[in-house]
RNA sequence: UCAGGGGGCCGGGCAGCCGCCGCUUCGACAAGCUCAGCGUGAGCGGGUCGGUGGGGAGGAAAGUCCGGGCUCCAAGAAGCAAGGGUGGCGGGUAACGCCCGCCGGGCGAGGGUUUUCGGAUCCGAGUUCAGGGAAAGUGCCACAGAGAGUAUACCGCCGAUGGAGCCUAAAGCUCACAGGCAAGGGUGAAAGGGUGCGGCAAGAGCGCACCGGGGCGCUGGCAACAGCGCCCGCAUGGCAAACCCCACCCGGAGCAAGGCCAAAUAGGGGUCUCGCGACGCCAAGUCUUUGGAUGAGGACGUCAGGAACGCUUCGUUCCGAGAGACCCGGGUUGGCUGCUUGAGCCGUGCAGCAAUGCGCGGCCUAGAUGAAUGGCUGCCACCGCGGCGCUGGUCGAAAGAUACCGGUCGCGGGCACAGAACCCGGCUUAUAGGCUCCCUGACACA
RNA sequence: UCCCUGGUAGCUCAAUGGUAGAGCAACCGGCUGUUAACCGGUAGGUUGCAGGUUCGAGACCUGCCCAGGGAGCCA
Repeated sequence: UCAGGGGGCCGGGCAGCCGCCGCUUCGACAAGCUCAGCGUGAGCGGGUCGGUGGGGAGGAAAGUCCGGGCUCCAAGAAGCAAGGGUGGCGGGUAACGCCCGCCGGGCGAGGGUUUUCGGAUCCGAGUUCAGGGAAAGUGCCACAGAGAGUAUACCGCCGAUGGAGCCUAAAGCUCACAGGCAAGGGUGAAAGGGUGCGGCAAGAGCGCACCGGGGCGCUGGCAACAGCGCCCGCAUGGCAAACCCCACCCGGAGCAAGGCCAAAUAGGGGUCUCGCGACGCCAAGUCUUUGGAUGAGGACGUCAGGAACGCUUCGUUCCGAGAGACCCGGGUUGGCUGCUUGAGCCGUGCAGCAAUGCGCGGCCUAGAUGAAUGGCUGCCACCGCGGCGCUGGUCGAAAGAUACCGGUCGCGGGCACAGAACCCGGCUUAUAGGCUCCCUGACACA
Repeated sequence: UCCCUGGUAGCUCAAUGGUAGAGCAACCGGCUGUUAACCGGUAGGUUGCAGGUUCGAGACCUGCCCAGGGAGCCA
């Protein structure tokens, strides 16, 4: 310099003019409230207008896909069921499906060794993986094919052995009948290990070597797993983003949560479900032989019962004669709060491979609600095109040349994706242009 | 803010994970004096897009895009 790959950061700056939304402060007006009091005065003051000072979108504010804070449901405990989610190991975290590191599989620019030049084998920047279980069970594997899940035999090979025939018989030959085989062909996404040698009638893990696989043990590692040794000829194809099994996690709703104030209406109607009990206490009144009896009723107590959970137990609250659910109809479309100081930002030291954690110092940085944060002009950074061989570089002996780097002048652009809405941590998606770091390989030079 | 449903031929809709179809419309031919109806035939598909699982995806999973719909306050 070129080629390939991977991360991190920024995503405009300055000035002038005109605007928008909060906050601070000053002034004016002023509904209303309080005190004094009948002259009106004093204080507070939502709000409106004007001035001063200071602040005002993002890396994704987006999609709303995960996880949390916060608030309410009593929000409390235990268990079960249903439903949903996650899935190698270890760590980080408030938590996560996120992040970091490692392990294993696939792909892999390129490089090394060997070669019978087909290949074999090793390394490898990086990249990717929904990466538990197929030996609990169920299900599916279309078409093709002989056979597709207890494997199978269409073509084919053999026919040693048994049988038949030729033959007097034996040997030999023939047939391909009984049967044997699964090497080769063929089908398919997939046909129950692969290569080679031996073996055999032909074959076959039938035997052996290497590779692959399984089991056991030892060593290393927290672990996933790796290495080594011994044993087993191999005994169980794929799919769980099919049901399912295993382990772990999850209560529901959402700032229109929730709280306060104000306004308005018909505090109306219908359907359904459950229940309208017991005992005690008090008791107007009534009857009365004055001992008592009875007793409307009770915002009294205890219990049963009901509701607030999908179910059960404990427990709490409410109801206790009414409660709840749904539908129809009616009203409103206001204000304050929650609201922005937070797992916060910047700098720095230490621990850690890293994610991250701990410590120290500094800082306060939007709170709108039919929804502010903008518009115009000039200059600059920056980008594109064109001109000039330019005191540079480069090429050339020179004259000279100008593809490239640089310089200078002119013209044009000066930008993309996109707008907070209770707040955070992530993921995903969109994004003109720019800066910077790292890895691998090739070439050149030292 | 919280949810739901859908996207297949020009239109309306089908399709157990196994060759993407039906009706209407379009075009050509027939019938008829002509048109309609009727009869016969033909063409037309990125199954919204991009990945993945699988031998195989319209369907299953993930992420985007588009369209439509629902709920909430007071009494």
Description
Two RNAs folded together computationally: RNase P RNA and transfer RNA, 521 nucleotides in total. The coordinates come from a structure-prediction model, not an experiment, and the mean pLDDT is 76. Rfam match: Bacterial RNase P class A. Rfam classes the family as a ribozyme.